[in-house]
A computed fold for an 81-nucleotide RNA from Litorivicinus sp., annotated as Glycine riboswitch aptamer. The coordinates come from a structure-prediction model, not an experiment, and the mean pLDDT is 82. The organism belongs to Litorivicinus, within Bacteria. It matches the Rfam family "Glycine riboswitch aptamer". Its family is annotated with glycine biosynthetic process in the Gene Ontology. Of the family's consensus pairs, 90% are formed in the model.
RNA sequence: UCGGUGUGAGGAAGAGAGCGUUGAUCGCCGCCGAAGGAGCAACCGACCCGGAAACUCUCAGGCCCCCGGACCGUGCACCGA
Numbered sequence: 001u002c003g004g005u006g007u008g009a010g011g012a013a014g015a016g017a018g019c020g021u022u023g024a025u026c027g028c029c030g031c032c033g034a035a036g037g038a039g040c041a042a043c044c045g046a047c048c049c050g051g052a053a054a055c056u057c058u059c060a061g062g063c064c065c066c067c068g069g070a071c072c073g074u075g076c077a078c079c080g081a
Base pairs, nucleotide, nucleotide: 001081002080003079004078005077006076007075008074010072011071016029018028019027020026030063031062032061036059037057038056039055043051044050045049
């Protein structure tokens, strides 16, 4: 310096303040995709086979705010080259 894992804080969208009932929960209807999960696949690999998305599906999750949040950049710790 590069890569990987974990971690701290920062930025970070979408969709009903829906009805019963007012906040949670529950039920009903309507929606969203960027936790997770699953599917197909461009592509990649030492090509038997395997890996694989921000695409697709919405099981889960979410639809005032808060919380969460893929991803982006960054600090620290550890590991590898």